About this RNA
A computed fold for a 94-nucleotide RNA from uncultured Marmoricola sp., annotated as Glycine riboswitch aptamer. The model forms 90% of the base pairs in the Rfam consensus. Model confidence (mean pLDDT): 77 of 100. RNAcentral holds the sequence, with entries from MGnify.

């Protein structure tokens, strides 16, 4: 570096629309209420450890300039129950 296996954190399981569905009414082949176990949108809120972006010292230099890391920030991407992902640690192997 690249594969396997172990751990592995934060933030709304939050609100609105539709769609489909169950149950119920009714003036009945349609419409009206409530509800969700599902999908897609959209809005405010929020998180930070995929990536990505940003700056130090230290290096160079007459000067301007260059060069630079983060789990510092910054949220565009990504996430906000669970699972998935997951930087980092530990171990085998190539």
């Nucleotide at each position: 570096c690249g594969c396997g296996c172990g751990g592995g954190a934060g933030a709304g399981u939050u609100c609105c629309c539709g769609g489909c569905u169950g149950a119920c009414u009714c003036c009945a082949c349609g419409a009206g209420u409530c509800g969700g176990u599902c999908c897609g949108g959209g809005g405010c809120g929020c998180c930070g450890a995929a990536g990505g972006g940003g700056c130090a010292a230290c290096u160079c230099c007459u000067c301007c300039c260059a060069u630079c890391a983060a789990c510092c920030u910054c949220u565009c991407a990504g996430g906000c129950u669970c699972a998935c992902g997951g930087a980092c640690c530990g171990u085998g192997c190539g």